The RNA shown here (Bacterial RNase P class A) has 306 nucleotides and comes from a Pseudomonadota bacterium. The sequence is in RNAcentral, with records from ENA. A source record names the gene rnpB. It matches the Rfam family "Bacterial RNase P class A". By type it is a ribozyme.
């Protein structure tokens, strides 16, 4: 220098103009001025958890998840370190992982035959010889050819674990209409003036509950600000460094948006240049998949030089 492998970082910044959603302050009924506003995967919805409603004697069946060994973290899924076997690669490295001697299914094309059955071709030996048969060896097809074949990401078997449904969950308030109850009110009807009955009007009340609204829904405190908010601190989460190592402590950096038919955008200029995949919808931890311009660290192979 070229090619490759493993891990990580980043996923724009500033300014102007035009917009979007929610919120705030004014003027007072649609304007002005402010404030805040997506990701590393927000994605697929694959796995686990929180939370909520319902359910719950015990056992079984069904369904689902996990699956080499040792250790660690974690509630769990899963992750990390070390080791093993098999497969790929010159190597760095990558992929797979209970059981094929419980049983069933399947094994393209080619091939006679793809798994308790079949026997194609050639040679040799035997049945005296040909046909035919038996045995042995070889050939041919194929990913695999009789070997207790392969496949369990086909059913299944074994071990461990798991109640069901999911925020359109669920909880609260509740207009109108319909329903029910009551009345020193009132109208009609029953021979009807009283009483009584019945039907309506009015008033008061009741439970369920539709529209609609609120909560669930995004942490707490202090200072500043009229306020939305900003800043600082704490708390929680993620990452890095140090003290002695994965548990503990200290320090630094980043993050904590909240709609309700669903906002978070576009154009232009400068930064060498701003590209790709893609858009939160209850939250959190994972897995998998998609993708851009680069940058950093370590490792392997080749060539050349010292």
């Nucleotide at each position: 220098c070229c090619g490759g492998g493993a891990g990580g970082a980043a996923g724009g910044g500033c300014g102007a103009c035009c917009g979007c959603u929610c919120g705030g302050a004014c003027c007072c009924u649609g304007g002005u001025c402010c404030g805040a506003g997506a990701g590393g995967a927000a994605a697929g919805u694959c796995c686990g958890g929180a939370c909520a409603g319902c359910g719950c004697a015990g056992g079984g069946u069904g369904a689902g998840g996990c699956g080499c060994c040792c250790g660690g973290c974690g509630c769990a899924a899963g992750c990390c370190g070390g080791g093993g076997u098999c497969g790929g690669g010159u190597a760095a490295c990558c992929g797979a992982c209970g059981g094929a001697u419980a049983g069933g299914g399947c094994c393209a094309c080619a091939g006679a035959g793809a798994c308790g059955c079949a026997g194609c071709c050639u040679g040799c030996g035997c049945c005296g010889c040909c046909u035919g048969g038996c045995g042995c060896a070889g050939g041919g097809u194929g990913a695999a050819a009789c070997g207790c074949g392969g496949u369990a990401a086909c059913c299944c078997c074994c071990g461990c674990c798991u109640g069901c449904u999911g925020c359109a969950a669920c909880c609260c308030c509740a207009a109108g209409c319909a329903g029910g109850g009551c009345c020193g009110u009132u109208g009609a009807c029953g021979c009807g003036a009283c009483c009584c009955g019945c039907c309506g009007a009015g008033g008061c009340c009741c439970g369920g509950g539709u529209a609609g609204g609120g909560g669930g829904c995004a942490c707490c405190c202090g200072u500043c600000g009229c306020g939305a908010g900003a800043c600082g601190g704490g708390c929680g989460g993620a990452g890095c460094g140090c003290c002695g190592c994965g548990c503990g402590g200290c320090g630094c950096u980043c993050c904590g948006a909240g709609a309700g038919a669903g906002a978070u955008g576009g154009u232009c200029g400068c930064c060498u240049g701003a590209a790709a995949c893609a858009g939160a919808a209850u939250c959190c931890g994972g897995c998998u998949u998609a993708c851009u311009c680069u940058c950093c660290u370590c490792c392997c192979g080749g060539c050349a030089g010292g």